Context: one part of a larger RNA
RNA sequence: GGCAUACGGUGGAUGCCUUGGCAGAGACAGGCGACGAAGGACGUGGAUACCUGCGAAAAGCCUCGGGGAGCUGGUAAACAAGCUUUGAUCCGGGGAUAUCCGAAUGGGGCAACCCAGCCAGAGUGAUCUGGCUAUUGCUGACUGAAUACAUAGGUCAGUAAAGCGAACGCGGUGAACUGAAACAUCUCAGUAGCUGCAGGAAAAGAAAUCAACCGAGAUUCCCGUAGUAGCGGCGAGCGAACCGGGAGCAGCCUUCACGAUUUUAGCCUUAGACUUAGGAGAACGACCUGGAAAGGUUGGCCGUAGUGGGUGAUAGCCCCGUAUCCGAAAAGACUUUGGUGGAACUAAGCGUGAGACAAGUAGGGCGGGACACGUGGAAUCCUGUUUGAAGAUGGGGGGACCAUCCUCCAAGGCUAAAUACUCGUCUCUGACCGAUAGUGAACCAGUACCGUGAGGGAAAGGCGAAAAGAACCGCGGAGAGCGGAGUGAAAUAGAUCCUGAAACCGUAUGCCU
Numbered sequence: 001g002g003c004a005u006a007c008g009g010u011g012g013a014u015g016c017c018u019u020g021g022c023a024g025a026g027a028c029a030g031g032c033g034a035c036g037a038a039g040g041a042c043g044u045g046g047a048u049a050c051c052u053g054c055g056a057a058a059a060g061c062c063u064c065g066g067g068g069a070g071c072u073g074g075u076a077a078a079c080a081a082g083c084u085u086u087g088a089u090c091c092g093g094g095g096a097u098a099u100c101c102g103a104a105u106g107g108g109g110c111a112a113c114c115c116a117g118c119c120a121g122a123g124u125g126a127u128c129u130g131g132c133u134a135u136u137g138c139u140g141a142c143u144g145a146a147u148a149c150a151u152a153g154g155u156c157a158g159u160a161a162a163g164c165g166a167a168c169g170c171g172g173u174g175a176a177c178u179g180a181a182a183c184a185u186c187u188c189a190g191u192a193g194c195u196g197c198a199g200g201a202a203a204a205g206a207a208a209u210c211a212a213c214c215g216a217g218a219u220u221c222c223c224g225u226a227g228u229a230g231c232g233g234c235g236a237g238c239g240a241a242c243c244g245g246g247a248g249c250a251g252c253c254u255u256c257a258c259g260a261u262u263u264u265a266g267c268c269u270u271a272g273a274c275u276u277a278g279g280a281g282a283a284c285g286a287c288c289u290g291g292a293a294a295g296g297u298u299g300g301c302c303g304u305a306g307u308g309g310g311u312g313a314u315a316g317c318c319c320c321g322u323a324u325c326c327g328a329a330a331a332g333a334c335u336u337u338g339g340u341g342g343a344a345c346u347a348a349g350c351g352u353g354a355g356a357c358a359a360g361u362a363g364g365g366c367g368g369g370a371c372a373c374g375u376g377g378a379a380u381c382c383u384g385u386u387u388g389a390a391g392a393u394g395g396g397g398g399g400a401c402c403a404u405c406c407u408c409c410a411a412g413g414c415u416a417a418a419u420a421c422u423c424g425u426c427u428c429u430g431a432c433c434g435a436u437a438g439u440g441a442a443c444c445a446g447u448a449c450c451g452u453g454a455g456g457g458a459a460a461g462g463c464g465a466a467a468a469g470a471a472c473c474g475c476g477g478a479g480a481g482c483g484g485a486g487u488g489a490a491a492u493a494g495a496u497c498c499u500g501a502a503a504c505c506g507u508a509u510g511c512c513u
Stems, first nucleotide, its partner, number of pairs: 001512009015498001016462002020433002022430007029422002031164002039101003042055003046079001049075003061095006070083003106115003116133007135161009168199001169197005179186001183233001209216002220247005230238002251414003255354005263347001266340003271335002274332003278326003284299005300317002302306001308320003363387008373399001394409005449456002469497001472484004
């Protein structure tokens, strides 16, 4: 030095576990905000570092309900001082308070800071306390130039808006990489991005529609038609409709006058179920093994409850629950009973009469765009520009165009459902993950750290049933560490703590060199 065996060290794989994730189902909710949001800064405890809660009334205040014995949030034990059957802590409804920043709104500003004006009150005063003072739109009032009336302008009051938010929606604007095996028409794609506006859905919507000589009868969504007909440097690719089957169905309004009526919104009220706390809730003992019984043996019991979780191993009957039944002072939303309510505004129906039924529009030329359709034989729709009708004896469409025929009535408007989505609340589910997985994040994570910045972005779970977390003694530096002692089922479970693989490093023994 090597090999082998044994025992260790190091290391943290593996197994098991799960507080966290992922995907869904059902129900709900679908907004919050000048009554100051979302999000923050700074404070706030007896002592207080962080988290949580809260706001100078500061881990809280008032009140109404629930609940019933302990309590003063967590890491985090101890201490101190207290509260509580005159009902605390805790849970729920309503209310109060709610610093400063932030749309931030008195002015400014390098967010959480600086500096004001006016009014009211208090004070001898310095000063203090409270309120108001942004902009824009709309409404009203007052005032008021050139300029007589007026208007512009000015002032005041009332009212509204703003900002945030995950996706879904409808508009405006609008790429490139890429594909075409290069590339320019084309494609990616009207996608991404930017932007305006809204709703719980939005948009669309009651035929100037289709069809084909038969007929259908608003819109939306799904299945088929069909990768068909077509479009296309006829390349790459793009890609319908008619029609059929389903989901869901709903139709209406307009200007004026008259008449007789009724109802809706709003408010009050009756009743009901629901949401925001809760309450009741069946039925087990013995022996054996063991540290521990829920295991085994044995004898019982309940079940409208044998979903699930916990308890020293695997529990229907130990605990929490579960089936089932019951429950709200207050607030909310819903349905419902009976009233009220103006006919001023808003809205609907009926009857009668009159009237209206959409013009720089339809269409044409030029240039673009949308239609599955790239200008093509290109209908149809939109319109920048330029033109420009008819008036129901009329007009549009039926894929150039014409005739016949059929069908519909543009240039005004409203409309539920079927459809899309999930920041979020509650319950439940999983041939989903189980700590290099599953969210980036199971742990004080969008943290530490990196970057001027936009931005990037980790690692890190497990003693034990219970801390019973090792009193005391010894060696040692009043160490580190170790040896005894003690606890425990176990300490090679000792806090660098379950299991503890491999690489790697040793000690002992044997053999070889």
Predicted 3D model of a 513-nucleotide part of an RNA (large-subunit ribosomal RNA, domain I) from Ferrovum sp. 37-45-19. RNAcentral holds the full RNA, with entries from ENA and SILVA. The coordinates come from a structure-prediction model, not an experiment, and the mean pLDDT is 86. The source organism's lineage runs through Bacteria, Pseudomonadati, Betaproteobacteria, Ferrovaceae and Ferrovum.